[in-house]
């Protein structure tokens, strides 16, 4: 420094303020937020993966969103500019309040272990 195994820990974030109304953090005017690896260069909108739906609960299917311009050898990932996306159940319609959830989870770290 790489590999083998069990283990033990972590592993998802946001409606301020004003309006209508018996009643909304759910409407409206506006506010917030962004899992994991990956990709020459940092990514909610590229690749994949989890999560979530669906099934014969095995295997499998579905599954949101970006463009312009600048800089650089290189960025759809920086830097300006403008937009757009967000499961079910419940409740005045919810991405963000409750629930299922002291749950699952891509996957990160760390201790011993096995080989080289």
């Nucleotide at each position: 420094a790489a590999u083998c195994u069990u283990c033990u820990u972590c592993g998802g974030g946001g409606u301020a303020a004003u309006g209508u109304g018996c009643a909304a953090u759910u409407c409206a005017u506006a506010a917030c937020c962004g899992g994991c690896a990956g990709u020459g260069a940092u990514a909610g909108u590229c690749u994949g993966c989890g999560a979530g739906c669906c099934u014969u609960u095995u295997c499998g299917g579905c599954u949101g969103a970006a463009c312009u311009g600048g800089u650089g050898c290189a960025a759809u990932u920086c830097c300006a500019g403008u937009a757009c996306c967000g499961a079910c159940g419940g409740u005045a319609a919810a991405g963000u309040c409750c629930g299922g959830a002291u749950g699952a989870g891509a996957g990160a770290a760390g201790c011993a272990u096995u080989u080289u």
FMN riboswitch aptamer (RFN element), 116 nucleotides, folded computationally. Its Rfam family is "FMN riboswitch aptamer (RFN element)". From the family's description: The RFN element is a highly conserved domain that is found frequently in the 5'-untranslated regions of prokaryotic mRNAs that encode for flavin mononucleotide (FMN) biosynthesis and transport proteins. Gene Ontology term of the family: FMN binding. The sequence was found by an Rfam model in a public genome assembly.